[in-house]
RNA sequence: AAGGCUCUCGCGGGAGAGACCGGCGGCUUAAGGCGCUGCCGGAGCCGAAGGCGCAACCGCCCCGGAAACGCUCAGGCAAAAGGACCGCGAGGACACG
Numbered sequence: 001a002a003g004g005c006u007c008u009c010g011c012g013g014g015a016g017a018g019a020c021c022g023g024c025g026g027c028u029u030a031a032g033g034c035g036c037u038g039c040c041g042g043a044g045c046c047g048a049a050g051g052c053g054c055a056a057c058c059g060c061c062c063c064g065g066a067a068a069c070g071c072u073c074a075g076g077c078a079a080a081a082g083g084a085c086c087g088c089g090a091g092g093a094c095a096c097g
Stems, first nucleotide, its partner, number of pairs: 003096001004094001006092008020042008044077003050073001051071003057065003
């Protein structure tokens, strides 16, 4: 201490899948219907929070780390929120360079 690995924060970008079906209420209405909403049940579907599994691969090769692959426990399937990952900025740590 430019750069590098990694962590945190901020900003921007960020996919997929039914505003599903049924029942009981609430709001709205003169009433009903449409719409919104709460709870319960039912299957269908998605995977890029997390988790788990195989293992390509990697390493200091005793052993360990391991995916964007797979499973869907969790999560999600209008908007919102979240979102692996990418870019930029700031700060911390390492002491690789």

Model confidence (mean pLDDT): 78 of 100. The RNA shown here (Glycine riboswitch aptamer) has 97 nucleotides and comes from a Caulobacteraceae bacterium. It was read from a public genome assembly, where an Rfam model found it.